[in-house]
RNA sequence: GCCGGCGUAGCUCAGCGGUAGAGCGAUGCUUUUGUAAAGCAUGGGUCAGGUGUUCGAAUCACCUCGCCGGCU
Numbered sequence: 001g002c003c004g005g006c007g008u009a010g011c012u013c014a015g016c017g018g019u020a021g022a023g024c025g026a027u028g029c030u031u032u033u034g035u036a037a038a039g040c041a042u043g044g045g046u047c048a049g050g051u052g053u054u055c056g057a058a059u060c061a062c063c064u065c066g067c068c069g070g071c072u
Base pairs, nucleotide, nucleotide: 001071002070003069004068005067006066007065010024011023012022013021018055026042027041028040029039030038048064049063050062051061052060
């Protein structure tokens, strides 16, 4: 230099055009003599950044950035 994959909650990841979610973790409550476990509830997001397409974009197109892999 060329090609491909990935970037979404604190972590691991779903979501493939129509309200952004799950598990774990965090916080609170219940329960217990106490802790753990269990149950219930709550909070937490510029969907890497930008531009475009569309009535509507995490999702499609282009550019940029970062990480990983391959080729030279």